The part of an RNA shown here (small-subunit ribosomal RNA, central domain) has 350 nucleotides and comes from uncultured Gracilibacter sp. The coordinates come from a structure-prediction model, not an experiment, and the mean pLDDT is 86. The source organism's lineage runs through Bacteria, Bacillota, Clostridia, Eubacteriales and Gracilibacter. Rfam family: Bacterial small subunit ribosomal RNA. Gene Ontology terms of the family: structural constituent of ribosome and ribosome. RNAcentral holds the full RNA, with entries from ENA, Greengenes and SILVA.
[in-house]
Context: one part of a larger RNA
């Protein structure tokens, strides 16, 4: 490299934006750069193929032929693919009508619950566990009334429900805001796909400043347990976790399944639209389009499974793979305060 793959076997980038490439619907005219055909030149001899010929024959060797897949000019064709115009409307986007959503930011409210904190009732315990014990409590605890301070999460609703590209979003009300989808068929007129680099997003944890601290809780003490117990289990309990701004930039970032289009039996639910029957009207049936789940058929899979939300059947893009260990190591380069991140080997070993 030619290939063969990438749901669990090595392998889909965590996700999106989009520059360069790559790839691109329908007709019509032109044009000839790819393309296809003829012709001429050049493709140096040896070498190789095919005929002949000399050496007694072979090797060798001589002549003549072809090939020399190429290149360069001409000469023609005009389907395909480029270019260059001009048309179309189904891709794809705009408009118009709508009804849905924890989608995003930001202010503001709220009620329950957990700790304190003051007071009032009340008396010996209370916690906690397999039993215990630290522990807390006659200086009045637990338990109860009422008041009061602060912080963090929002029960029921709740639902293989929603919404968003992922990450991820759950009280309430407001403003601002992004996006999908449904019907309509007015305008644009291939504007589209995919995307190396490259910008941007991006859970916890972790760092920096500055605040804030209620419950929980890495290190930590204590008490158990145990042959020890640096641990599971108790009593405490700081960093954190919450805010704001700024770094980090990774996760089993998982559907382990990259994204687009279009085709390919059905059955059944579920959210949001739509049209239609019916009806006094809500239902309810039937038909469709977006979603999101189970079940199944051909197909496909090593097998498990997938199965119109394909791992089917086909195009295009980019990604990424090549025996295990050494190793996501080590050296460089690039980022980062650091912590580490990213890129990313070998020798050597089976």
């Nucleotide at each position: 490299c030619u290939g063969g793959g990438c749901g669990u076997a090595a392998a889909g980038g965590g996700c999106g934006c989009g520059u360069a490439g790559g790839c691109g619907g329908u007709u019509c005219u032109u044009u000839a750069a790819g393309u296809u055909a003829g012709a001429u030149g050049u493709g140096a001899a040896a070498a190789c193929c095919c005929g002949a010929g000399g050496c007694u024959u072979a090797a060798c060797u001589u002549c003549g032929g072809g090939a020399g897949u190429g290149c360069a000019u001409u000469u023609a064709a005009a389907a395909c693919u480029g270019a260059a115009g001009g048309g179309c409307u189904u891709g794809a986007g705009u408009g118009c009508a709508g009804g849905a959503g924890a989608g995003g930011u930001a202010a503001g409210u709220g009620g329950a619950a957990u700790u304190c904190c003051u007071a009032g009732u009340g008396u010996a315990g209370c916690g906690g566990u397999g039993a215990a014990a630290u522990g807390c409590g006659u200086a009045g605890a637990u338990a109860u009334u009422a008041g009061g301070a602060g912080g963090a999460a929002c029960a029921c609703c709740a639902g293989u429900g929603g919404c968003g590209a992922a990450g991820g979003c759950g009280a309430c009300u407001u403003a601002c805001u992004g996006g999908a989808c449904u019907g309509u068929a007015a305008c644009u007129g291939a504007c589209g796909c995919u995307g190396a680099g490259g910008c941007g997003c991006g859970a916890a944890a972790g760092c920096g400043u500055g605040g804030g601290g209620a419950g929980c809780a890495a290190a930590c003490a204590g008490g158990a347990u145990u042959a020890g117990a640096u641990a599971c289990c108790c009593u405490g309990g700081u960093a954190g976790u919450c805010c704001a701004c700024g770094c980090u930039g990774u996760a089993a970032a998982c559907g382990a399944u990259g994204g687009a289009u279009a085709c390919u039996a059905g059955g059944u639910g579920u959210g949001g639209g739509a049209g239609g029957u019916a009806u006094c009207g809500a239902c309810c049936c039937c038909u469709u389009c977006c979603a999101u789940g189970c079940c199944g058929c051909a197909g496909u899979u090593a097998a498990c499974g997938c199965a119109a939300u394909a791992a089917g059947u086909a195009u295009c893009c980019c990604g990424c793979c090549u025996g295990g260990g050494g190793a996501g190591u080590a050296c460089g380069g690039c980022c980062g305060c650091a912590a580490g991140g990213u890129u990313g080997a070998a020798a050597c070993u089976c």